[in-house]
Context: one part of a larger RNA
């Protein structure tokens, strides 16, 4: 390199943005790079093939034709692509009005619940478990009352809801941001799709610096369980969880399913809109999201099925036995931890 793939067999980049490439909507003119088609000129010989002839055949050699699939020039075609110009509007955008939602950031408030803490009441247990024990308690505790004080998280609503590009987002209310959405005219005219490098965000756990620490809680401690118990279970407990700044950049970062456009039977729900009709909550129908079936078609088969894993385009990624190995050694990023990029010998 050509071919074949990429939900579960190996394989879709964690996600968006977005340079360079790559693609790219109707008409119409022009040009004639690409493309097409003809002439010319070149493309040594030797060899190659294909005649025919010489060595008694053959190897070999002669000879003449082919072929050299190329490049150079010329002289036309112009559907196709590509430039230039011009025009359109149905991709793509603006505006405007209406509404949506756990989307963001940040400020104030909120009740319930542990939890200490003081002050009452009261007396012998309390917890905890399979059954205990350690643990707490007469220095008065478990319970209950009224008062404070302190963090984190937000019962009921609630859902196969809903938003978010993911990662994720949940008591209320305020300012700021951003998104979508449905209708409408009117406005811009191809202004788009992708995107190697690259940038930016990116749970948890983990670093650094300062605060905060109610619960819960790795390590640790003790008490059970055992053959033994570095566990599961019970009593304690520090990191951490909680803020803020700055790092790390990874996950089964899952839809195990990359973006985008187009075309292809239907049923039945539920989210936000609009239309028309009876009417004041319903029925038709329609746009955009989300979910359950199912026929055509697809799959190995599970199952997919208008949110495609159907039938097409276009562009990124990434796969190519199984271990060695997502390692080694080199780089590049990191305070480390350790990320990323990444082999081979040797084995089956």
């Nucleotide at each position: 390199u050509u071919g074949g793939g990429u939900u579960u067999a190996a394989a879709g980049g964690g996600u968006c943005c977005g340079u360079a490439g790559g693609c790219g909507g109707g008409c119409c003119g022009a040009u004639a790079a690409g493309u097409c088609a003809g002439g010319g000129g070149u493309g040594a010989a030797a060899g190659u093939c294909u005649g025919c002839c010489g060595c008694u055949c053959a190897a070999c050699g002669g000879u003449a034709g082919a072929a050299c699939u190329g490049c150079c020039u010329u002289u036309g075609a112009u559907a196709c692509u590509g430039u230039c110009g011009g025009u359109c509007u149905u991709g793509a955008g603006u505006u405007a009005u209406a509404g949506u939602g756990a989307a963001g950031u940040u400020g104030c408030c909120g009740g319930a619940a542990u939890a200490u803490g003081u002050a009452g009441u009261g007396u012998a247990g309390c917890g905890g478990u399979g059954a205990a024990a350690u643990g707490c308690a007469u220095a008065g505790a478990u319970a209950u009352u009224a008062c404070a004080u302190a963090g984190a998280a937000c019962a009921c609503c609630g859902a196969u809801u809903g938003c978010g590009a993911a990662g994720g987002c949940a008591g209320g209310u305020g300012a700021c941001u951003a998104a979508c959405u449905a209708u409408a005219u009117a406005c811009u005219g191809a202004c788009g799709c992708u995107g190697a490098u690259g940038g930016a965000c990116g749970a948890a756990a983990g670093c650094g610096u300062g605060g905060g620490g109610a619960g819960c809680g790795a390590a640790c401690a003790g008490g059970a369980u055992u053959a033994g118990a570095u566990a599961c279970c019970c009593u304690g407990g520090u990191a951490g969880u909680c803020c803020a700044c700055a790092c790390c950049g990874u996950a089964a970062a899952c839809g195990a399913u990359g973006a985008a456009u187009g075309c292809c039977a239907g049923u039945c729900g539920u989210c936000g809109g609009g239309u028309a009709g009876c009417a004041u909550g319903c029925u038709a129908u329609u746009c955009g999201g989300u979910g359950a079936c199912a026929c055509a078609c697809c799959u190995a088969a599970c199952g997919g099925a208008u949110u495609a894993a159907g039938c097409a385009u276009u562009c990124c990624g990434c796969c190519u036995g199984g271990g060695g190995a997502g390692u080694a050694c080199g780089g590049u990023c990191g305070c480390a931890a350790g990320a990323u990029u990444a082999a081979a010998a040797c084995u089956c």
Model confidence (mean pLDDT): 87 of 100. Small-subunit ribosomal RNA, central domain from Paraphysomonas imperforata, 348 nucleotides, folded computationally. The RNAcentral record of the full RNA draws on ENA. Taxonomically the source falls in Paraphysomonas (Eukaryota, Sar, Ochrophyta, Paraphysomonadaceae).